[in-house]
Large-subunit ribosomal RNA, domain I from an Acidobacteriota bacterium, 594 nucleotides, folded computationally. Lineage of the source: Bacteria > Pseudomonadati > Acidobacteriota. The sequence was found in a public genome assembly.
Context: one part of a larger RNA
RNA sequence: GGCGUACGGAGGAUGCCUUGGCGUAGGUAGGCGAAGAAGGACGUAGCAAGCUGCGAUAAGCCCCGGGGAGCCGCAAGCAGGCCCUGAUCCGGGGAUUUCCGAAUGGGGCAACCCGUCCAGGGUAAUACCUGGUCACCGCAUGCUGAAUCCAUAGGCAUGCGGAGCCAACGGGGGGAAGUGAACCAUCUCAGUACCCCCAGGAAAAGAAAACAACCGUGAUUCUCCUAGUAGCGGCGAGCGAACGGGGAAAAGCCCAAACCGUUCAUGUGCCCAAGCCUGCAGGCGUUGCAUGAGCGGUGUUGUGGGAGCCACACGGGUCCUCUGCAGUGGACCCAAAGGGUUACAAAGCGGAUGGUUAGUCGAACGGUCUGGGAAGGCCGGCCAUAGAGGGUGAUAGCCCCUUAGGCGAAAGCCAGUCCGCCCCUUCGUGGAGUUCCCAAGUACCGCGGAACACGAGAAAUUCCGUGGGAAUCUGCCGGGACCAUCCGGUAAGGCUAAAUACUCACCUACGACCGAUAGUGAACUAGUACCGUGAGGGAAAGGUGAAAAGAACCCCGGUGAGGGGAGUGAAAUAGAACUUGAAACCGUGCGCCU
Numbered sequence: 001g002g003c004g005u006a007c008g009g010a011g012g013a014u015g016c017c018u019u020g021g022c023g024u025a026g027g028u029a030g031g032c033g034a035a036g037a038a039g040g041a042c043g044u045a046g047c048a049a050g051c052u053g054c055g056a057u058a059a060g061c062c063c064c065g066g067g068g069a070g071c072c073g074c075a076a077g078c079a080g081g082c083c084c085u086g087a088u089c090c091g092g093g094g095a096u097u098u099c100c101g102a103a104u105g106g107g108g109c110a111a112c113c114c115g116u117c118c119a120g121g122g123u124a125a126u127a128c129c130u131g132g133u134c135a136c137c138g139c140a141u142g143c144u145g146a147a148u149c150c151a152u153a154g155g156c157a158u159g160c161g162g163a164g165c166c167a168a169c170g171g172g173g174g175g176a177a178g179u180g181a182a183c184c185a186u187c188u189c190a191g192u193a194c195c196c197c198c199a200g201g202a203a204a205a206g207a208a209a210a211c212a213a214c215c216g217u218g219a220u221u222c223u224c225c226u227a228g229u230a231g232c233g234g235c236g237a238g239c240g241a242a243c244g245g246g247g248a249a250a251a252g253c254c255c256a257a258a259c260c261g262u263u264c265a266u267g268u269g270c271c272c273a274a275g276c277c278u279g280c281a282g283g284c285g286u287u288g289c290a291u292g293a294g295c296g297g298u299g300u301u302g303u304g305g306g307a308g309c310c311a312c313a314c315g316g317g318u319c320c321u322c323u324g325c326a327g328u329g330g331a332c333c334c335a336a337a338g339g340g341u342u343a344c345a346a347a348g349c350g351g352a353u354g355g356u357u358a359g360u361c362g363a364a365c366g367g368u369c370u371g372g373g374a375a376g377g378c379c380g381g382c383c384a385u386a387g388a389g390g391g392u393g394a395u396a397g398c399c400c401c402u403u404a405g406g407c408g409a410a411a412g413c414c415a416g417u418c419c420g421c422c423c424c425u426u427c428g429u430g431g432a433g434u435u436c437c438c439a440a441g442u443a444c445c446g447c448g449g450a451a452c453a454c455g456a457g458a459a460a461u462u463c464c465g466u467g468g469g470a471a472u473c474u475g476c477c478g479g480g481a482c483c484a485u486c487c488g489g490u491a492a493g494g495c496u497a498a499a500u501a502c503u504c505a506c507c508u509a510c511g512a513c514c515g516a517u518a519g520u521g522a523a524c525u526a527g528u529a530c531c532g533u534g535a536g537g538g539a540a541a542g543g544u545g546a547a548a549a550g551a552a553c554c555c556c557g558g559u560g561a562g563g564g565g566a567g568u569g570a571a572a573u574a575g576a577a578c579u580u581g582a583a584a585c586c587g588u589g590c591g592c593c594u
Stems, first nucleotide, its partner, number of pairs: 001593009015579001016543002020514002022511007029503002031165002039100003042055003046078002050074002061094006070082003105114003115134001117132005136162009169200001170198005180187001184234001210217002221248005231239002252495003259297010275284002277327006302473001304438004309431004315334006336426005348421005353415005359407003365380005381398002383387001389401003444468008454480001475490005530537002550578001553565004
């Protein structure tokens, strides 16, 4: 020196564990904000660095409810307090809530600086302090008001609203490239990523100018098939329907116009005018007529509908339509019937009930043995609408928390249920087919683009730009060029639940999910420390013991560090650098070899 072996040091693998994660399912909620949000800065405890809570009323203040013996957060200690006259704690409601931040009196290098006006305090008077007020934009109303007479622009005031944040989902406006095509340009990736705008708890779409095929269906949305079919396609790579069928869910409506009434404006009309609902008689007479605008009624459809005309029918009462009689029409009230706040007209209110935000009741066990400890072994019992789970000194149905099953709210919130209040409606039917209406720079066409599974193609359909430019039911559009026949529908206005999508957040349950180099980046002071001018990047780090019983006292030592005794404990090679404690690496003893 090597090898082996034993015992150590160092190290922190492995086993075991879990406070933390991950995922799935179901449910809730789906918003917060100028009444100042989200997110922060700075403060705040007797001693207080961090986290948590809170805001100069500052680990808190008030009320109501729950609960019932301890409490003053994580987190010990000292000091000092609170509490059965009910504290701490849990839930509901309220008060306070510095400064920054949309930040909004002005400014600004966020958390700072400087003001206006009013009221109060204060001063001899200034100063100073406190509370309030003052940003911008839009809409409405009122006042005021130029060039310029009226007017308009503008200005002022008041009221209401907006703004900013937020994970995904939705609609819209823009819109790539890497890639694939074994290159690449049409094409693909893909209307994807990304940017912007807007909204809701969902959004969007939606009651046929639809499909179909000579049979029929009957708004939209989602889904399974149809089907990787028909098609599209440098007919390459690839893209990729519909009809029809099975399901989920189901709901239908309102306007424009014609016509009537009324108000205003403009024009026109003057005595036998026109007109005043009709008939007769009387009376009135700028009341009329035309056009335009507003309001009210009417009306909403494709076996075309409506208006207008004719006929029939229509609970009761009051009033009105110049007057009287008769008829007709209109307004209001009552009764009856029907209906209603997601659309169909619109505010909702109260009560009940149910749910939710604290809780509460809740069955049944002892002995003995081993052991530090019994829940384990043995013996004998019991409960069970409860033998899910967790804890307790080892493995507990009967010890504790719970579990099955019941019960419960002063206050707040939610509801698609019920009742009451409240509100709305009350008609319609038939006939003739002569008159009127049925959404215009629209439909459609040419040209240029885009969307449709469809790349200009035989290219219908839909949308945009540009230039032309109809018809009103004997009309118009569609049925994949176009024409005819036939069939379907009724564009150019609008609203509309449910089935569908998503999960920042909350609740519950579960897992052939992880178990500290795993699982979130983060089980711990974690988006922390640290790095970077910045955008941004981004860790490491869990485990004494059943219980601190956390080692009094003695000794060595620097009044050390560390160690040796003593003591605690089942165990101290469980001693805080603390569970187990592998290997590399470093020693010591012994054996063998050189």

Its Rfam family is "Bacterial large subunit ribosomal RNA". Model confidence (mean pLDDT): 83 of 100.